The RNA shown here (Bacterial RNase P class A) has 351 nucleotides. It matches the Rfam family "Bacterial RNase P class A". Rfam links the family to the GO terms dimeric ribonuclease P complex, tRNA processing and ribonuclease P activity. The family's RNA type in Rfam is ribozyme. The coordinates come from a structure-prediction model, not an experiment, and the mean pLDDT is 76.
[in-house]
RNA sequence: UGAGCAGGACAUGUGAUCGCUGCUGCAAGUGGAGAAAUCCCGCAGGAGAGGAAAGUCCGGGCUUCAUAGGGCAAGGAUGCCGGCUAACGGCCGGCGGAGGUGACUCCCGGGAAAGUGCAACAGAAAGCAAACCGCCCCGUCUUUGGCAGGGUAAGGGUGAAAGGGCAGUGUAAGAGACUACCGCGUUUCUGGUAACAGGGACGGCAUUGUAAACCCCAUCCGAAGCAAGACCGAAUCGAGACGUUGACGCGGCCCGCCAGUCUCAGGUUGGUCGCUGGAGGCUGUCGGCAACGGCAGUCCUAGAUAGAUGAUCACACACGACAUAACCCGGCUUAUCGUCCUGCUCAUUUU
Repeated sequence: UGAGCAGGACAUGUGAUCGCUGCUGCAAGUGGAGAAAUCCCGCAGGAGAGGAAAGUCCGGGCUUCAUAGGGCAAGGAUGCCGGCUAACGGCCGGCGGAGGUGACUCCCGGGAAAGUGCAACAGAAAGCAAACCGCCCCGUCUUUGGCAGGGUAAGGGUGAAAGGGCAGUGUAAGAGACUACCGCGUUUCUGGUAACAGGGACGGCAUUGUAAACCCCAUCCGAAGCAAGACCGAAUCGAGACGUUGACGCGGCCCGCCAGUCUCAGGUUGGUCGCUGGAGGCUGUCGGCAACGGCAGUCCUAGAUAGAUGAUCACACACGACAUAACCCGGCUUAUCGUCCUGCUCAUUUU
C1' cells in the first nucleotide's frame, strides 16, 4: 500500500419561529360539554417514534379460567460437553467433523445388529447376497476356435455405494489363507469436570447409505390472551330447559372440588384504570478466558385511542437508505444509504 476476517458506535446536526400530545408545579369557578360517570379551558418547566419500531418465529413478565387441585393419555419442541440467564430453539467457552494459505466460518444426541420403509436407472448381484467379462485346472470336438465340468472373486465393467484399504509372501489361478501398517471390535492405562485425546494388549474380525423417513432413547411443555381483565355511570321488559341423585366449569379423559348453569329475546355499547419505575439505563470497581454476576453511586428517557411526536427558514456536510410505538421485556430472522473506531490475517514494497 492492497485484499480480507471479526467486533463496536452513529442513523443527518445546530439555531430561530409557529403548532400538537402527555407529565410536574402553580392558579382557577355559580366556567364550557354531558343523562351520568367523567372530560376540556390559564401560566411556567421538562419530555416526546427504531437498530431494526418490521416478521409474529421462540421464551417469559402480567391477566383470566381458578373454588383446589392431583393423575393419565395425546400432541409438540429440543438433542455433543460444560457454563450464563427469569427462561429459551438464545448467548459464551470447549470437543468432533467439513471448508479456507490464514485470520475465521459452517454442521452435529445415539441406534440401520429393536423393528418398518426408501435407494430411480444401470448392473450378474443392493440383506444374509452374487458371477456379466475375465483367470486357472481338466475332458472333448468339426482345432489358432468352440462345448461340458470344477475352482476363483485379486483384475475389468455398472453404480453414490459391490463380502475393509494398501504393499508383499504364497497359490494351478487367486483369496485375511498368512505377514507389516492403517481401519474395525473387545479390554485396560494416562490426561481432562465432561464431550473427547493419546498409549498398551488381544482378536482375522468384517457384508452400503438414509432417522431434518417412520421409529426407539433422554429432557422439557396447562389453555387463552391487553380486543387479557378490573371499576364507574346509564338502562334493565322477559320466555324456556337442566341442576344438591353434584349440572356447568378447568384444551381431552378419570378422581376430587363446587351451586347455580345454558339457550332465545330486549337494553346499554359512554367513561376511567390497566398504560409505563423496569428480570431498567449509565458510570466506577471486584470476580470470571468469556457470556455474565456481585458491590457502590447516579438517572427517569413517549403513553396516543380514528389515533400526538410536525411545519417553515438559515447554515453545515457524511447530501440522509431500510423505514414509523399501541401492555412490557430477553432473543432470533429479514431489509438497509453511508461515516467512523478497534483488533487480527495474507500478499507486495521500503527501512